[in-house]
Context: one part of a larger RNA
RNA sequence: UUGGGCGUAGAGCAUCUGUAGAUGGCUUUUUAAAUAUGCCAUCAAAUCCCAGGGCUCAACCCUGGACAGGAGGUGGAAACUACGAAAGCUGGAGAAUAGUAGGGGCAGAGGGAAUUUUUGGUGGAGCAGUUGAAUGCGCACAGAUCGAAAAGGACACCAACAGCGAAAGCACUCUCCUGGGCCGACACUGACACUGAGAGACGAAAGCUAAGGGAGUGAAUGGGAUUAGAUACCCCAGUAGUCCUAGCCGUGAAUGAUGGAUACUAGAAACUGUGCUUAUCGACCCAUGUCGUGAUGUAGCUAACGCGUUAAGUAUCCUGCAUGGGGAGUACGUUCGCAAGAAUGAAACUC
Numbered sequence: 001u002u003g004g005g006c007g008u009a010g011a012g013c014a015u016c017u018g019u020a021g022a023u024g025g026c027u028u029u030u031u032a033a034a035u036a037u038g039c040c041a042u043c044a045a046a047u048c049c050c051a052g053g054g055c056u057c058a059a060c061c062c063u064g065g066a067c068a069g070g071a072g073g074u075g076g077a078a079a080c081u082a083c084g085a086a087a088g089c090u091g092g093a094g095a096a097u098a099g100u101a102g103g104g105g106c107a108g109a110g111g112g113a114a115u116u117u118u119u120g121g122u123g124g125a126g127c128a129g130u131u132g133a134a135u136g137c138g139c140a141c142a143g144a145u146c147g148a149a150a151a152g153g154a155c156a157c158c159a160a161c162a163g164c165g166a167a168a169g170c171a172c173u174c175u176c177c178u179g180g181g182c183c184g185a186c187a188c189u190g191a192c193a194c195u196g197a198g199a200g201a202c203g204a205a206a207g208c209u210a211a212g213g214g215a216g217u218g219a220a221u222g223g224g225a226u227u228a229g230a231u232a233c234c235c236c237a238g239u240a241g242u243c244c245u246a247g248c249c250g251u252g253a254a255u256g257a258u259g260g261a262u263a264c265u266a267g268a269a270a271c272u273g274u275g276c277u278u279a280u281c282g283a284c285c286c287a288u289g290u291c292g293u294g295a296u297g298u299a300g301c302u303a304a305c306g307c308g309u310u311a312a313g314u315a316u317c318c319u320g321c322a323u324g325g326g327g328a329g330u331a332c333g334u335u336c337g338c339a340a341g342a343a344u345g346a347a348a349c350u351c
Base pairs, nucleotide, nucleotide: 005321006320007305008304012319015201016200017199021195023193025089026088027087028086029085030084031082033081035077037075038074039073040072042070043069049065050064051063052062053061054060092192093189094188097184099182100181104178105177107175108174109173110172111155115151116150117149118148119147120146121145122144126137127136163170164169207248208247209246210245212243216242217241221237222236223235224234259318260317261316262315263314264313267296270293271292273290274289275288300307301306324351325350326349333344334343335342336341
């Protein structure tokens, strides 16, 4: 160096954009860098290997011969590679165009139900809570019920095996602005592609800083129970937080525990979007194409479970990662952070 791996055993970065780099459609011509090949000279001797010979043998010594591999020069070859030169092509890719679906994003406005509080009426002894209780609330009029007002937060039904988004995630209604996808047809550019070390962007919840807000809920905390104890599970309260604005943090069982791209490889049904055929007054239906989403299943794969055209099958390209358990995601150093901490990341020792 080659050979083996990463769904669950160790191993896919949380996700995307993209620099260097690596890899890369079809046709023709040329060059000959790389490539393979012929020849030339070279890689001291000793050593190693092979064949002989000499010390009585051996070790040892002497003579001869290489193999393999390396780098250099030179000749011709042109199928393949070329980030060499030149000219084309349209299938990959792209922008434009006609449509289309959507909880995709940002901002603004509006809404009803419920909850709590305040206030007014009615009413008059309990309420609340639990397995059972108690703490708690209530004649200073609670709970219940009927009006009025305010506040904050979340959006029942529809709702799905559904949809959108790179992921995180996204759902009351309407509006402005805006990103991406899919499908169709003729024409356009003509390989413009794929991956991607560093780098950048985004990134749930919790947490932090500053200014607000604070209904419900609720770490901490207090009380009541339970218990041998109960720093818990249960109950009554309740601060931070949860909400908004502007910054930070950069982590998750960030999961499909499955990196991205391309091609190929049985089916029968289902659903979302969209096209065409057919049907009809129109819709449904029928046949068929395409993008996506699930459930099954053949071949094949797999240690098994299972996967199975959305592959964990068959192949190619690029990238990340693992190499016994513990010590340890620790120590030290460095970078980042207001901090909490994050990232990078050992060894001794031990089994």